[in-house]
RNA sequence: CGUGGGAGAGACCGCCGCAAGGCGGCGCCGAAGGCGCAAGUUCCGCCCGGAAUCGCUCAGGCAAAAGGACCACG
Numbered sequence: 001c002g003u004g005g006g007a008g009a010g011a012c013c014g015c016c017g018c019a020a021g022g023c024g025g026c027g028c029c030g031a032a033g034g035c036g037c038a039a040g041u042u043c044c045g046c047c048c049g050g051a052a053u054c055g056c057u058c059a060g061g062c063a064a065a066a067g068g069a070c071c072a073c074g
Stems, first nucleotide, its partner, number of pairs: 001074005010026001012025005027062003033058001034056003041052004
């Protein structure tokens, strides 16, 4: 890089709009990216230190589509 698989959470409310969608409000999710090791857990044999699929939810997302960490094969 190609192919296949790939979770969670309101098709919520108000205004605008033919629609797609935009703005605002409340609720929620954790698997792009980002930040933190402050409590607990796990890993680097232990401390320190670092990291994570752990924590935060800034960004992102909450029908389908799209996106999607990661996994398998080539």

Record summary
This is a predicted structure of a 74-nucleotide RNA (Glycine riboswitch aptamer) from a Chromatiaceae bacterium. Its mean pLDDT, the model's own confidence on a scale to 100, is 83.